[in-house]
The RNA shown here (transfer RNA) has 87 nucleotides and comes from a Vicinamibacteria bacterium.
NCBI's taxonomy places the organism under Bacteria, Pseudomonadati, Acidobacteriota, Vicinamibacteria.

RNA sequence: GGAGGGCUAGCCUAACGGUAAGGCAGGAGCCUUGAAAGCUCCCGGGCCGCAAGGCCCUUGGGGGUUCGAAUCCCUCGCCCUCCGCCA
Numbered sequence: 001g002g003a004g005g006g007c008u009a010g011c012c013u014a015a016c017g018g019u020a021a022g023g024c025a026g027g028a029g030c031c032u033u034g035a036a037a038g039c040u041c042c043c044g045g046g047c048c049g050c051a052a053g054g055c056c057c058u059u060g061g062g063g064g065u066u067c068g069a070a071u072c073c074c075u076c077g078c079c080c081u082c083c084g085c086c087a
Stems, first nucleotide, its partner, number of pairs: 001083007010024003018067001026042005044057005060076005
């Protein structure tokens, strides 16, 4: 240099263009003499609210297409595989 694949919440991993799902970790509780295991609920961020809840934002960065983008297009960055070149 050429070809292909990938980047999603702390980590891993899903998502025919239809508004981020599951697991692990974590928090609370149940159970137990106490643990472990198991079970239930919660679990990206910000703002408002006593609370219930409401609103906004988030898929590597930026831009575009679209009523609607993690998904399609452009650009930049990073990682992996293969091929080639130099030494």
Its Rfam family is "tRNA". Rfam links the family to the GO term triplet codon-amino acid adaptor activity. The family's RNA type in Rfam is transfer RNA. Rfam's curators write: Transfer RNA (tRNA) molecules are approximately 80 nucleotides in length.
The prediction has a mean pLDDT of 80.